[in-house]
């Protein structure tokens, strides 16, 4: 560093350094931060990839053992498997917001809002613009939901 494959609406913070950005890049948008953020260190959590230990499991495979030997058949135990359990002086992770939220696709809801056209009225010596009403017309704004890319982590493989 590449791929592969699993996860990704759960959880879980304090102190010490430092001192301006900072939520992984771009864009948009919402956020955090001089009441110190983000980053580091040190302690405490949190989960449960992978590891151990525990339970439990139908067959095949192995390996020991017993029926005296072969066969076979039983039992143990190994590998395998479980949407099981346990936190374990093990190995990473992770402790602001879903990955902080949108962006590409596809699929439903929505004419209520916005919007956009028009028209009337209000106010004004008139226009523009405003504000209220109504006709119309628009699903690209907005809601849900599934893929998706992209990135994290974890196992593994090269």
């Nucleotide at each position: 560093a590449u791929c592969u494959u699993a996860u990704c609406c759960a959880g879980a913070g304090u102190g010490g350094c430092u001192g301006a950005g900072g939520g992984g890049c771009c864009a948009g948008g919402c956020c955090c931060g001089a009441c110190g953020a983000c980053g580091c260190c040190a302690c405490a959590g949190c989960a449960a990839c992978c590891g151990g230990c525990c339970c439990g499991g139908a067959a095949c495979c192995c390996g020991c053992g017993u029926c005296g030997c072969c066969c076979g058949a039983c039992g143990c135990g190994g590998c395998c498997c479980g949407a099981g359990g346990u936190g374990c002086a093990g190995g990473u992770g992770c402790u602001a917001a879903c990955u902080c939220c949108u962006g590409c696709c596809c699929g439903g809801c929505a004419a209520a809002c916005g919007c956009c056209c028009c028209g009337a009225c209000c106010g004004a010596c008139g226009a523009c613009g405003g504000g209220u009403c109504g006709c119309g017309g628009u699903a690209u704004g907005g809601c849900c939901g599934g893929g998706g890319a992209a990135g994290a982590u974890a196992a593994g493989a090269u």